[in-house]
RNA sequence: GCGCCACUAGCUCAAUUGGAUAGAGUGUUUGACUACGAAUCAAAAGGUUGGGAGUUCGAGUCUCCCGUGACGCA
Numbered sequence: 001g002c003g004c005c006a007c008u009a010g011c012u013c014a015a016u017u018g019g020a021u022a023g024a025g026u027g028u029u030u031g032a033c034u035a036c037g038a039a040u041c042a043a044a045a046g047g048u049u050g051g052g053a054g055u056u057c058g059a060g061u062c063u064c065c066c067g068u069g070a071c072g073c074a
Base pairs, nucleotide, nucleotide: 001073002072003071005069006068007067010026011025012024013023019057028044029043030042031041032040050066051065052064053063054062
């Protein structure tokens, strides 16, 4: 340099053929329980879906550019 894949909550990951308000586990915070913790139970907070642009009535999903990482070829 070329090809291909991935990027969604602090972390690990879902999200059906483009269609209802983007979810789960874990972690964090608060409460219950306890002599105090752990465990358990309940609740809450936490997201420009890597950044930008485009297509569409509608984009996490499709297209283009850029960024980061992994792999292959040279």
A computed fold for a 74-nucleotide RNA from an uncultured Eubacteriaceae bacterium, annotated as transfer RNA. Its Rfam family is "tRNA". It was read from a public genome assembly. Model confidence (mean pLDDT): 80 of 100.